RNA sequence: CUGGCUCAGAACGAACGCUGGCGGCAGGCCUAACACAUGCAAGUCGAGCGCACCUUCGGGUGAGUGGCGCACGGGUGAGUAACGCGUGGGGACCUACCAUUUUGUGGGGGAUAACUAUUGGAAACGAUAGCUAAUACCGCAUACGCCCUUCGGGGGAAAGAUUUAUCGCAGAAUGAUGGACCCGCGUCUGAUUAGCUAGUUGGUGAGGUAAGAGCUCACCAAGGCGACGAUCAGUAGCUGGUUUGAGAGGAUGAUCAGCCACACUGGGACUGAGACACGGCCCAGACUCCUACGGGAGGCAGCAGUGGGGAAUAUUGCACAAUGGACGAAAGUCUGAUGCAGCCAUGCCGCGUGAGUGAAGAAGGCCCUAGGGUUGUAAAACUCUUUCAGAUGUGAAGAUGAUGACGGUAACAUCAGAAGAAGCACCGGCUAACUUCGUGCCAGCAGCCGCGGUAAUACGAAGGGGGCUAGCGUUGUUCGGAAUCACUGGGCGUAAAGCGCACGUAGGCGGACUGGUCAGUUGGGGGUGAAAUCCCGGGGCUCAACCCCGGAACUGCCUUCAAUACUGCCAGUCUUGAGUCCGAGAGAGGUGAGUGGAAUUCCUAGUGUAGAGGUGAAAUUCGUAGAUAUUAGGAAGAACACCAGUGGCGAAGGCGGCUCACUGGCUCGGUACUGACGCUGAGGUGCGAAAGCGUGGGGAGCAAACAGGAUUAGAUACCCUGGUAGUCCACGCCGUAAACGAUGAAUGCUAGCCGUCGGGAAGCUUGCUUUUCGGUGGCGCAGCUAACGCAUUAAGCAUUCCGCCUGGGGAGUACGGCCGCAAGGUUAAAACUCAAAGGAAUUGACGGGGGCCCGCACAAGCGGUGGAGCAUGUGGUUUAAUUCGAAACAACGCGCAGAACCUUACCAUCCUUUGACAUACUCGUCGCGGAUUUGAAUCUUUCAGCUAGGCUGGACGAGAUACAGGUGCUGCAUGGCUGUCGUCAGCUCGUGUCGUGAGAUGUUCGGUUAAGUCCGGCAACGAGCGCAACCCUCGCCUUUAGUUGCCAGCAUUCAGUUGGGCACUCUAGAGGAACCGCCGGUGAUAAGCCGGAGGAAGGUGGGGAUGACGUCAAUUCCUCAUGGCCCUUACGGGAUGGGCUACACACGUGCUACAAUGGUGGUGACAGUGGGCAGCGAGAUCGCGAGGUCGAGCUAAUCUCCAAAAACCAUCUCAGUUCGCAUUGUUCUCUGCAACUCGAGAGCAUGAAGUUGGAAUCGCUAGUAGUCGCAGAUCAGCAUGCUGCGGUGAAUACGUUCCCGGGCCUUGUAACACCGCCCGUCACACCAUGGGAGUUGGCUUUACCCGAAGACUGUGUGCUAACUUCGGAGGCAGCAGGCCACGGUAAGG
Repeated sequence: CUGGCUCAGAACGAACGCUGGCGGCAGGCCUAACACAUGCAAGUCGAGCGCACCUUCGGGUGAGUGGCGCACGGGUGAGUAACGCGUGGGGACCUACCAUUUUGUGGGGGAUAACUAUUGGAAACGAUAGCUAAUACCGCAUACGCCCUUCGGGGGAAAGAUUUAUCGCAGAAUGAUGGACCCGCGUCUGAUUAGCUAGUUGGUGAGGUAAGAGCUCACCAAGGCGACGAUCAGUAGCUGGUUUGAGAGGAUGAUCAGCCACACUGGGACUGAGACACGGCCCAGACUCCUACGGGAGGCAGCAGUGGGGAAUAUUGCACAAUGGACGAAAGUCUGAUGCAGCCAUGCCGCGUGAGUGAAGAAGGCCCUAGGGUUGUAAAACUCUUUCAGAUGUGAAGAUGAUGACGGUAACAUCAGAAGAAGCACCGGCUAACUUCGUGCCAGCAGCCGCGGUAAUACGAAGGGGGCUAGCGUUGUUCGGAAUCACUGGGCGUAAAGCGCACGUAGGCGGACUGGUCAGUUGGGGGUGAAAUCCCGGGGCUCAACCCCGGAACUGCCUUCAAUACUGCCAGUCUUGAGUCCGAGAGAGGUGAGUGGAAUUCCUAGUGUAGAGGUGAAAUUCGUAGAUAUUAGGAAGAACACCAGUGGCGAAGGCGGCUCACUGGCUCGGUACUGACGCUGAGGUGCGAAAGCGUGGGGAGCAAACAGGAUUAGAUACCCUGGUAGUCCACGCCGUAAACGAUGAAUGCUAGCCGUCGGGAAGCUUGCUUUUCGGUGGCGCAGCUAACGCAUUAAGCAUUCCGCCUGGGGAGUACGGCCGCAAGGUUAAAACUCAAAGGAAUUGACGGGGGCCCGCACAAGCGGUGGAGCAUGUGGUUUAAUUCGAAACAACGCGCAGAACCUUACCAUCCUUUGACAUACUCGUCGCGGAUUUGAAUCUUUCAGCUAGGCUGGACGAGAUACAGGUGCUGCAUGGCUGUCGUCAGCUCGUGUCGUGAGAUGUUCGGUUAAGUCCGGCAACGAGCGCAACCCUCGCCUUUAGUUGCCAGCAUUCAGUUGGGCACUCUAGAGGAACCGCCGGUGAUAAGCCGGAGGAAGGUGGGGAUGACGUCAAUUCCUCAUGGCCCUUACGGGAUGGGCUACACACGUGCUACAAUGGUGGUGACAGUGGGCAGCGAGAUCGCGAGGUCGAGCUAAUCUCCAAAAACCAUCUCAGUUCGCAUUGUUCUCUGCAACUCGAGAGCAUGAAGUUGGAAUCGCUAGUAGUCGCAGAUCAGCAUGCUGCGGUGAAUACGUUCCCGGGCCUUGUAACACCGCCCGUCACACCAUGGGAGUUGGCUUUACCCGAAGACUGUGUGCUAACUUCGGAGGCAGCAGGCCACGGUAAGG
């Protein structure tokens, strides 16, 4: 930087957890359109009619007939992707009640319920006969207007009631209201649904309807829809609105309002103005109920209520007082509509739980550095108030005259008393708010990151704090943040993303000028956009929520008028885009045919002989049957060296010997012609490396597979020897590649410079310069980019069109479709899972990457270790204990500079508990002597200080409590100290500059050095810690000073012993001296390097001390200190004995050897550092010796340890020895309370292994290695260890390829940093998905069968009051037909 995940906001018909004082206004089955007990939800009219009954004779009641209503109101959202809804239009319609206008209302007839009688049935409900009325039914008459019409004509109404004032009735017209139909536009997802359609599309005619229409039927035609997504599948009632958002958008469709659909499921019609009817009918089905088994009844998605489902959603309430509805002339009746009440913090709004004063900053709690802080004016206390709730009283509006469910409600007044009323989640970051304790990767938390493994602000609790508040949290859902689908408003070189390339259809976009038109566009007007909601302004409930009024708005659609710049359309013109023509040109562009030489291989022949070939090295292989090599001839196939070039051509893939034929494209010049003919391009079509497939050829070389040989732990590889497909040709498939410039095509514009390829022009000096067009490269400005980088060949600035992307994995996979002979390709998910995956750059670390350089790093040498014996440490084992620590280098002769006791921390046994040690408190006692005394006691004197006080201190003992004590744990809580990289040359900073930034620069580069040492250069200039130097020591000189040191000269002695002297040595103070200073060379005239001179010393003269920033959670809690934890008659303290010393074994470090450079014996010369009073101890003496005895001197340049050893001489003569010493026996010595476990030493005897050490490995570059001895610390005693000291005294370094470590630069990279990261198989368990023999459910299609109810059509067999011209018409029943629900069969999706 990209990119996902997550959070903070708002909302909710919510639910759950904890908690809960009051009121107002709202809301309340989102799930099972699941099933429903019970009650209610639609009746009304006697002023239409008859009858029966009651009667106060006024009237009333009941069933029936008749009228109106029951199509409204109320519920629900199953279905529906549709003219269903929204919006705007249209004409071919109907409309009861209502309004207006107009005309009528005459005269007749026949029935029928009720009722009565008989009768069936369990019931529901009927049957037969008889009587009767009407505003019920039916003719006739009349017809302003009405309907039909062939324009002649034909048809069709009415009802009365009654107080005499009205209400009715019929026809017609108009209106209003309501409804029906048609059309434009808008209205979810899927193409892994691409074709759908037969009344289908249209016409003619007929039928039908209130009305247009294939709405229906007959005939004719063959249409209609679809990539602007038909059909199919899934999901869904739509809208006003609601919610979120800055907006654009997104999500949603509870309450309220409009429309639609439905009423147990499916079908059907009847009645009616209106229904195909929620509380009507018929049929079919499922279910439930009743039954006398013969039959019947039912439909809460009305209001309550029940069961069930569910996380979840209320009362079987009151009233028609108001608003509204039905009926009625009215009174009135009905009304689960509605008005109210009840339940629920479900939401919104309001109020309260008190107010003021009050510091001893109370008590208690918590923390604490023990001082204090905080809770906190908080409480208490004092003084007030009474909202809400409570009690009592008064008491509305809602009501126009009456009528009040709510309701004695709201409100008001009075009273009492701070009285009755606070919780919830949070406090690691995001995100406001911190401490203690508990816990110890446990218990738990968690929205994301993450927290918890003994010091948790993250878990649990407490104290405190920040937040909201009658609520607070959690969960769920939606929008926001998310510019994270981007219209507003994103991208595609490397992060996800340019199709492999082209041609081209549809589509999109399109040069200049003129005119017209006005579709888009812009402006004005009109209609509509229901109300409610939102917004603004007012008003009413005390405020608010809530309600009322007005305005604005509703971004839309329709219509009309106007404008004409731009776009479109029409017409005309133009030449710049595009194309044609003419003249030239370059080229591995393509296809076909022919041809050439070199090389490889093979064959034949010659020469020729033992090898060849191949490799890191070999072997397989070929060769005496003559290979390889060489010469000549021949054959075959494939590929074309040099030229050859960030050169050329092509759209890409790609194209390379030469010639010919055919052919595509390109460039330049001319400017004759056409006149926008153009660009892009979804689908589509073609081309498309290699490999692969099919058929047929060909086959030299090469070469998957395969075989053999090697390599290797293995080697199904890399290497070698062979070798088949294939590679080649022809034809046909495949259709993919890191098919890449990881960069789609086209056009225009925007600094340059330098090459190169192909043309043209100009100038002259004729081979140069300048210029132009087209390609192909490098660098670079502006600009862009996250950066890298790109930069006229853009990744810049713009336009047009296409393709593609939306976190990683699953997966370019599964399923389905298409293509393919196959291999496979193409299109292309989800479940599940993670909180990242990724890009570019930075700094490190690393690399069996590169460059430069250094180091005993290698090499060259010398000596060791590893083999033996012993010493010592460690591991392991053992043990009561073998105390603990140290662990590659950087633990292992380390802590330990010295374990017999002690040390000592361990073990066994025993003892002790204020303690072995410190501080504080109380009490007591202080040493010695003397006097007196039988004794006890008393007196004197008496420790240190003193302020003169038995005052303070000190010591000891006893007691009690605080406490002591712990080598107990944690070095991963720490300080300090230390090791290591490494005495390596590095590590940083300030300012400036560069970069968005991390960072860079400086510190890199060229030289040089031991060195980031120095010089030069440079966007750096300076500085710090390191390097170097300053310090110590050794080496030379001078000077000062000469005792205990020294002695040249003088004297003297056994002797520098003494006199003398301080020259020399030496001692120890102060100085000098060395700096690449001088010369030459080299280098750049620098830094420096090389050589030389001088010099004691020469290039940091040798050695030491000195250790940058940091690394290793390196070591140490057992040196010390210390946080926390733990023990407190013990994990403290003390004592005795034991252990740390064990011993099958393994390792490290050493000593001594294996011998002659040696052993033994002898002679006997030369050091230096150090130590010494509980000491060193001369000398003498005893002992074979270790050592003993006596003991001078010395607190040390004086005395002493002190003898140096290698050296030299002699001997031994190559042996397990005269090497080597282990082991063992025995006798002693010393130290010490004490040498048994367990010291050292001496003598005698014993005489093991070992004859130079496998793989491997260590040290050292000069006074070094090697070798030789000496001293010291510790220490009673004990050294092969350690620390020092001197004697003797080498070899080698060509060089930096390699091993190890390090430094600098650079490069790649995945960072706890290569001891990294990480892949696959297998085993077991689980999750999710795909497949699976199949099995099952739902939806749907086609064909056929069956055919309830019903309307329609036909028929006229039966029956038949009104009318009749007496023939009949009409009606009812019956029968038949087509349509059709349910059901069935078969086959598909």

RNAcentral holds the sequence, with entries from ENA. A computed fold for a 1389-nucleotide RNA from an uncultured prokaryote, annotated as small-subunit ribosomal RNA. It matches the Rfam family "Bacterial small subunit ribosomal RNA". Its family is annotated with structural constituent of ribosome and ribosome in the Gene Ontology. The prediction has a mean pLDDT of 84.